[in-house]
About this RNA
A computed fold for a 73-nucleotide RNA from an Oscillospiraceae bacterium, annotated as transfer RNA. The prediction has a mean pLDDT of 83.

RNA sequence: GCUGGAAUAGCUCAGUCGGUAGAGCAUCUCACUCGUAAUGAGAAGGUCGUGAGUUCGAGUCUCAUUUCCAGCU
Numbered sequence: 001g002c003u004g005g006a007a008u009a010g011c012u013c014a015g016u017c018g019g020u021a022g023a024g025c026a027u028c029u030c031a032c033u034c035g036u037a038a039u040g041a042g043a044a045g046g047u048c049g050u051g052a053g054u055u056c057g058a059g060u061c062u063c064a065u066u067u068c069c070a071g072c073u
Base pairs, nucleotide, nucleotide: 001072002071003070004069005068006067007066010025011024012023013022019056027043028042029041030040031039049065050064051063052062053061
């Protein structure tokens, strides 16, 4: 230098053919308990790496770009 993959909640990851962004763990509140843990119920938490484009509508499609991983030269 070229090719491919990854980037989504604090962490690990889903998200189908473009149509309201989700789960588990963690955090907080409540219940249970003499108390704690465990368990149960609930809540909060997101410019979907960044910037443009297409579209009525983009996490998803197109282009550029940043970081990381693998391969080729």
It matches the Rfam family "tRNA". It is annotated as a transfer RNA. Its family is annotated with triplet codon-amino acid adaptor activity in the Gene Ontology.